The prediction has a mean pLDDT of 81. A computed fold for a 73-nucleotide RNA from Orchesella cincta, annotated as transfer RNA. RNAcentral holds the sequence, with entries from Rfam. NCBI's taxonomy places the organism under Eukaryota, Opisthokonta, Bilateria, Collembola, Orchesella.
């Protein structure tokens, strides 16, 4: 230097271009417990790495760019 895969909540993971981005795990209330533990039930928590484009419609498709891993010079 050339290609090639990857990137979504605090981890992890789903999501045929159709929408309110799932689902576990952990957080935090709450119910049960003498207390914690397990169980139940509820909440918050994401600018889908970044920027742009294409479309009515983008996590997907395209183009640039960053980080990672990877083959090959």
């Nucleotide at each position: 230097g050339a290609c090639u895969c990857u990137g979504u909540g605090g981890c992890c993971u789903a999501a045929u271009g159709g929408a309110u981005a799932u689902g576990g795990c952990g957080u935090c209330g709450g119910a049960c417990u003498u207390c914690g533990g397990a169980u139940c039930c509820g909440a918050a928590g994401a600018u889908u790495g970044c920027g742009a484009g294409u479309u009515c419609g983008a996590g997907u498709c395209u183009c640039g760019u960053c980080a990672g891993a990877g083959u090959c010079a």